[in-house]
FMN riboswitch aptamer (RFN element), 116 nucleotides, folded computationally.
It matches the Rfam family "FMN riboswitch aptamer (RFN element)". Its family is annotated with FMN binding in the Gene Ontology.
RNA sequence: UAAAUUCUUCGAGGUCAUGUGCAAGCCAUGACCGGCGGUAAAGUCCGCAAGCCUUCCCUGCUGAACUGGUGCAAUUCCAGUACCGACGGUAACAGUCCGGAUGAAAGAAGAAUGCU
Numbered sequence: 001u002a003a004a005u006u007c008u009u010c011g012a013g014g015u016c017a018u019g020u021g022c023a024a025g026c027c028a029u030g031a032c033c034g035g036c037g038g039u040a041a042a043g044u045c046c047g048c049a050a051g052c053c054u055u056c057c058c059u060g061c062u063g064a065a066c067u068g069g070u071g072c073a074a075u076u077c078c079a080g081u082a083c084c085g086a087c088g089g090u091a092a093c094a095g096u097c098c099g100g101a102u103g104a105a106a107g108a109a110g111a112a113u114g115c116u
Stems, first nucleotide, its partner, number of pairs: 004113007016030004032095001033085002035048004043083002051061002065081005087099003
């Protein structure tokens, strides 16, 4: 110095306005939000986590983007117009409220150890 092992910390954002109604943070219109790794900087590409399924693990399932421009290179930037969002709960159908969750994880940072 590198690999390995162990440990520690961190590790998801967002509901406002108007309307209808007995009742809406759940409906309608507008507004608002975007985990991790890769790659020209990505919610929509590739992969992963979460979630579902499963006694458990493995396996399996798991949303959504196009057009133009610049450029060596961008479905990532710029411009325009779109689209998507687990499960359970609820006085009324939830990406945003409440709950599992003071949880877990992809991963990020740091420390230590012995060996070569």